């Protein structure tokens, strides 16, 4: 000050998959939730793999270069631990407000 980023509040936005079967509970009656068991799928809470690539150590060597091993290392990609597959709740990502902070001139 024409005030960046990380963080955090509010607010809009927001997909995907079985209102799955069966026990128990419960209750005039059913139906979900929660609690057992079993099968079937989703990926956009969060979790975890890794491409290039950089670096580190061994070798025939002093560097490049080769080989081998290990660390680092993106995601909306992958896994599907965890969540979830009517509504409610939650939900990555985007906008738009404000704390916030001092990046960059």
């Nucleotide at each position: 000050a024409u005030g960046a980023a990380a963080a955090u509040u509010g607010u809009g936005u927001g997909a995907g998959a079985g209102a799955c079967u069966g026990g128990a509970c419960g209750g005039a009656u059913u139906a979900g939730a929660a609690c057992c068991a079993g099968c079937a799928c989703c990926g956009a809470a969060g979790g975890a793999g890794c491409a290039a690539g950089u670096c580190c150590u061994a070798a025939a060597a002093a560097a490049c270069c080769u080989u081998a091993g290990g660390a680092c290392g993106u995601a909306a990609c992958u896994c599907u631990c965890a969540g979830g597959u009517a509504a409610a709740a939650g939900g990555a990502u985007c906008g738009c407000a404000a704390u916030g902070g001092g990046a960059c001139g």
This is a predicted structure of a 105-nucleotide RNA (Glycine riboswitch aptamer) from Ammoniphilus sp. CFH 90114. RNAcentral holds the sequence, with entries from Rfam. The model forms 90% of the base pairs in the Rfam consensus. The coordinates come from a structure-prediction model, not an experiment, and the mean pLDDT is 79.